[in-house]
Molecule: FMN riboswitch aptamer (RFN element)
Organism: Paenibacillus lutrae
RNA sequence: AUGAACCUUCGGGGUUGGGUGAAAUUCCCUACCGGCGGUGAGGAUGCCCAUGUGUACAUGGGUGUCUAAGCCCGCGACUCCCGGCUUGUAUAGGCCGGGACUGAUCUGGUGAGAUUCCAGGGCCGACGGUAAAGUCCGGAUGGGAGAAGGUGAAG
Numbered sequence: 001a002u003g004a005a006c007c008u009u010c011g012g013g014g015u016u017g018g019g020u021g022a023a024a025u026u027c028c029c030u031a032c033c034g035g036c037g038g039u040g041a042g043g044a045u046g047c048c049c050a051u052g053u054g055u056a057c058a059u060g061g062g063u064g065u066c067u068a069a070g071c072c073c074g075c076g077a078c079u080c081c082c083g084g085c086u087u088g089u090a091u092a093g094g095c096c097g098g099g100a101c102u103g104a105u106c107u108g109g110u111g112a113g114a115u116u117c118c119a120g121g122g123c124c125g126a127c128g129g130u131a132a133a134g135u136c137c138g139g140a141u142g143g144g145a146g147a148a149g150g151u152g153a154a155g
Base pairs, nucleotide, nucleotide: 002155005151006150007149008148009147010146017029018028019027031135032134033125034124035075036074037073038072042067043066044065045064046063047062048061049060050059051058052057053056070123071122079100080099081098082097083096084095085094086093087092105121106120107119108118109117127138128137129136
C1' cells in the first nucleotide's frame, strides 16, 4: 500500500401570484424542484516541456487533481410475488435473501467527435388521504443507492 470483516456519522428538493368554486397549495393559467454511482469535448487548478519577450505572464503541447446530465447507462425508494429464519401457534408481524414492476429530449450551433457544452423549445415524477397532488398530510423518528471517517485477519 492492497484489503475479507466489523464500527460510527452522514445520506431529497419544491405551489409564488392569480382564476373558478360551498369546498382545490389537488382543477385552470402561472410559479417552483431534481436522490446515488458511472460516462463526459465544458470549467477551475497544480506540475513538466516548447516558443515569445517586457522575466513575469501569454500561447501551444503533455500530465495529474477537483468539479460537471432529472429525461445517455446502471442503482435506490413505492407496490406486488416467492423462499428461509423467527415471534409458544399463525394465513398476521419482524428480520434476511431472491424475483417482478420501475418516468421523461428534441431542434439549432460549434466541432474529428456532444441526447453531456452553448442557445431555444419540450417532457417526466410510487402508494394511501383529501375537490382529481412531483410540491400538502400520512406510512416514515422508517428504508435506502451510496458518501466520509475509524478498527483491521490473512497473504